[in-house]
RNA sequence: AGCUGGGUCCUGCGCGGCGAAAGUCUGUGAACCCCGUCAGGUUCGAAAGAAAGCAGCGGUAAGCGGUUCCUUUCGGGUGCCGCAGGAGCACCUGGUUUGA
Numbered sequence: 001a002g003c004u005g006g007g008u009c010c011u012g013c014g015c016g017g018c019g020a021a022a023g024u025c026u027g028u029g030a031a032c033c034c035c036g037u038c039a040g041g042u043u044c045g046a047a048a049g050a051a052a053g054c055a056g057c058g059g060u061a062a063g064c065g066g067u068u069c070c071u072u073u074c075g076g077g078u079g080c081c082g083c084a085g086g087a088g089c090a091c092c093u094g095g096u097u098u099g100a
Base pairs, nucleotide, nucleotide: 001097002096003095004094005093006092007091008090009086010085011084012083013082014081015079016078018075019074020073021072022071023070025066026065027064028063034059035058036057037056042051043050044049
């Protein structure tokens, strides 16, 4: 000096991570205007029985509280992660050839 590879640059796709929201799970949660079961008592009936149904108990709705993990969505000056393409010889670095 020549040739060539890679990184720094740009774009796209993907992976992980951080944050937020929602779901999930769970607790609580209805004097009555939710459900079920309805002691006592009430009503109908000659009776057998039937009906409505307060309290209590159980379940649940809206709401409120908690939520490691799991699922979905969104976001970024998240990562010197992966793949592909582009830009480019400005900087860094490797290989090789030739000459001094």